[in-house]
RNA sequence: GGGGACGUAACUCAAUGGGAGAGUGCCAGCUUUGCAAGCUGGAAGUUGCCGGUUCGAGUCCGGUCGUCUCCA
Numbered sequence: 001g002g003g004g005a006c007g008u009a010a011c012u013c014a015a016u017g018g019g020a021g022a023g024u025g026c027c028a029g030c031u032u033u034g035c036a037a038g039c040u041g042g043a044a045g046u047u048g049c050c051g052g053u054u055c056g057a058g059u060c061c062g063g064u065c066g067u068c069u070c071c072a
């Protein structure tokens, strides 16, 4: 320098172009003499960034940044 894959909650990951979700973690309550476990509820997102297409984009297209990987 060129090719490919990935980027979504604190972490690990889902999500046919139409409601952004799960588990773990965090907070509160219940339970206990207390802790843990368990149960219930809650908070937490600029879907890396900038544009485009579309009535509508996490998803499609272009650019860009970062990580991993292959080739030179």
Stems, first nucleotide, its partner, number of pairs: 001071007010024004018055001026042005048064005